[in-house]
Formats: sequence, C1' cells, structure tokens
RNA sequence: GUGGCUGUCGUAUAGUGGUUAGUACCUUCGGUUGUGGUCCGAAAAACCUGGGUUCGAUUCCCAGCAGCCACA
Repeated sequence: GUGGCUGUCGUAUAGUGGUUAGUACCUUCGGUUGUGGUCCGAAAAACCUGGGUUCGAUUCCCAGCAGCCACA
C1' cells in the first nucleotide's frame, strides 16, 4: 500500500428500519444479618466520528478513525 472482519453502559455481550436500546458482572442505595458474605429489591450508566438515503437509522450506503487478520 491492497483486501477482509470488528467497533453498543466501566467489562462481556444481544439487538435484520418504528424497542422505554435488553441481559450478566461491577458500582451506588435499600432490605435481610450482631458484622461481613450470600440472597432479595431498586437505581445510575452505552450505540466510534462525520455525512448521505429514508417519514423514521444502532441497523442500509459513503468517507474517516481505532483494533485484529491476510497479502504485498
């Protein structure tokens, strides 16, 4: 340099155009306990960036950025 794949709460991930963007762990608060842990309940927290298509985009298209793989 060329081609391919991936990018979603702090972490791991689900999500085939209309979802309140879900789940688990972590964190915080409350309950339970003599304390802690376990267990139960609740809360906070995310769509890599910029354009385009569309009535509507995490999802489709383009460009960029980052990571990984292959080739040169």
Molecule: transfer RNA
Organism: Phaeodactylum tricornutum CCAP 1055/1